Guanidine-I riboswitch aptamer from Thermincola ferriacetica, 102 nucleotides, folded computationally.
């Protein structure tokens, strides 16, 4: 002064919105039942979801060996925008461990 090769899936969780359910209002009807609009400022189900959260399996390296297993290891990640893309739709998603600061 420089240098990402810092894996991958699936499951969940901080968080995210609002397609669909539910839930609230408000019209229409006789009518608590339906319909349709409009609410996420609605602690919920569905859904989407972490580089810097979790667990597991898979992959990776390194070692021993009786030859198909054991064992070891995959570390660190403080702060902050703008901006762009899915998707109904937003986000700690994805551009991006980008950028820019310590």
């Nucleotide at each position: 002064g420089g240098a990402a090769a810092g894996u991958g899936u699936a499951c969940c969780u901080a968080g995210g919105g609002u397609u669909c359910c539910g839930c609230u209002g408000a019209u229409a009807u006789c009518a608590c039942a339906u319909a349709u609009c409009a609410g996420g400022u609605c602690a919920g189900g569905u859904c989407c979801a972490a580089g810097u959260g979790g667990u597991a399996c898979a992959g990776g390296c390194g070692u021993a060996u009786u030859c198909u297993u054991g064992c070891g290891c995959c570390a660190c990640a403080c702060c902050g925008a703008c901006g762009g893309g899915a998707u109904a739709a937003a986000a700690g998603c994805c551009c991006a461990g980008a950028c820019g600061g310590g």
The prediction has a mean pLDDT of 83.